[in-house]
RNA sequence: AAAAGGCAAACCUGCGGCAACGCAGGGGCGCAAAGCCAGGGGUCCUCGGGGCACACACGGGGGUCGCCCAGCUACCGAA
Numbered sequence: 001a002a003a004a005g006g007c008a009a010a011c012c013u014g015c016g017g018c019a020a021c022g023c024a025g026g027g028g029c030g031c032a033a034a035g036c037c038a039g040g041g042g043u044c045c046u047c048g049g050g051g052c053a054c055a056c057a058c059g060g061g062g063g064u065c066g067c068c069c070a071g072c073u074a075c076c077g078a079a
Stems, first nucleotide, its partner, number of pairs: 006031002011026006029066001035072002039069003042064007050056001
């Protein structure tokens, strides 16, 4: 390369949440790990006191793995 498939962005509807966002259905932008995982970083939400401030830094809690790194697992096959 091929073959069998897989996942499912934005957006819409319903539900949950203060929110980020998540779940389900629809929908396909894309993805060889766009499978799992919150350990490190990035980033987003929220709370606290500081602060003129909805800025910014610090601290607590939460989200994001389709932002990156790390870890774990995995189909086919030229190899």